[in-house]
RNA sequence: CCCGUCGGGAGAGCUGCUCGUCGAUGGCGACAGCGCCGAAGGAGCAACCGCCCCGGAAUCUCUCAGGCGAACGGACCGACGGG
Numbered sequence: 001c002c003c004g005u006c007g008g009g010a011g012a013g014c015u016g017c018u019c020g021u022c023g024a025u026g027g028c029g030a031c032a033g034c035g036c037c038g039a040a041g042g043a044g045c046a047a048c049c050g051c052c053c054c055g056g057a058a059u060c061u062c063u064c065a066g067g068c069g070a071a072c073g074g075a076c077c078g079a080c081g082g083g
Base pairs, nucleotide, nucleotide: 001083002082003081004080005079006078007077008076013034014033015032016031018030019029020028021027022026035068036067037066041064042062043061044060048056049055050054
């Protein structure tokens, strides 16, 4: 450094002459509109490194992708085992 197992692991949501469903002044789901988040992935860049070009490059920036109840996922951290 890589792989496997286990544990921890953040952020961000409202609306509806719409549709479905239920235990129905409402709840849930779908869809739509508007808004929002950064920690899968992706892209850009400061310092810095090699330094002519240029390249590498963060937890910074963007938000294409992804996400905005829980679960799942999740950068990253730790333990154990293996290469």
Description:
A computed fold for an 83-nucleotide RNA from uncultured Desertimonas sp., annotated as Glycine riboswitch aptamer. The RNAcentral record of the sequence draws on MGnify. Lineage of the source: Bacteria > Acidimicrobiia > Acidimicrobiales > Ilumatobacteraceae > Desertimonas. Its mean pLDDT, the model's own confidence on a scale to 100, is 75.